[in-house]
Formats: sequence, C1' cells, structure tokens
RNA sequence: GCCCUCGUAGCUCAAUGGAUAGAGUGCCUGACUUCGAAUCAGAAAGUUGGGAGUUCGAAUCUCCCCGAGGGCG
Repeated sequence: GCCCUCGUAGCUCAAUGGAUAGAGUGCCUGACUUCGAAUCAGAAAGUUGGGAGUUCGAAUCUCCCCGAGGGCG
C1' cells in the first nucleotide's frame, strides 16, 4: 500500500430497512436477613465510533474519515 471482518448500555452480546434499539452481567434502590451473600422486585444507564447520502422510514444499504483484528505484498 491492497483486501476481508468488526465498532450498539460500564462489560459480553442480540436486533429481516418498519412499534418506544433489547437481553445477560455489573452498578444503584427496595424486600428478605442479626449483618452480609444468595434470591426476589424496581430503577438508571444508548449521539448504534464520527460525518454525508439513498429511502416514506437506516443500528441495518452506499460513500468518506477514525479505531480494532486478520490476510496478502
């Protein structure tokens, strides 16, 4: 330098172009307990890496940039 894959909640990951982007785990609050742990309930947490485009509608398709991993030279 070229090619491929990937970037979504603190972390690990889902989501066929179509309802308010969800789950597990963690943090927080409450219940339970002598106190904790476990368990149960609840709440918070998202510019879907950034920008532009296509579309009635984009996490999803296209382009540019940034970052991570892999392959070739």